[in-house]
RNA sequence: GACUCCUUAGCUCAACGGUAGAGCAUUCGACUCCAGAUACUUUCCGGGUUAUCGAAAGGUUGCGUGUUCAAAUCACGUAGGGGUCA
Numbered sequence: 001g002a003c004u005c006c007u008u009a010g011c012u013c014a015a016c017g018g019u020a021g022a023g024c025a026u027u028c029g030a031c032u033c034c035a036g037a038u039a040c041u042u043u044c045c046g047g048g049u050u051a052u053c054g055a056a057a058g059g060u061u062g063c064g065u066g067u068u069c070a071a072a073u074c075a076c077g078u079a080g081g082g083g084u085c086a
Base pairs, nucleotide, nucleotide: 001085002084003083004082005081006080007079010024011023012022013021018069026056027055028054029053030052033047034046036044037043062078063077064076065075066074
């Protein structure tokens, strides 16, 4: 220098023109555990929470321009990373 693949939530990845999603992590609640109050299993207050369940929050889809009624998706340019060749 040429070709090729990747870039999407904090992390790992889906979504191949028609509402941007999942798992993990985070936060909150439930359950569970510990201590206390009370005559008391109920109840109330404080703390913990490995695991389980529920919910919430979290995105200018690397960036820019274009095509299109509509772009993460298609085209061009550009940045970063991986690979092959010279």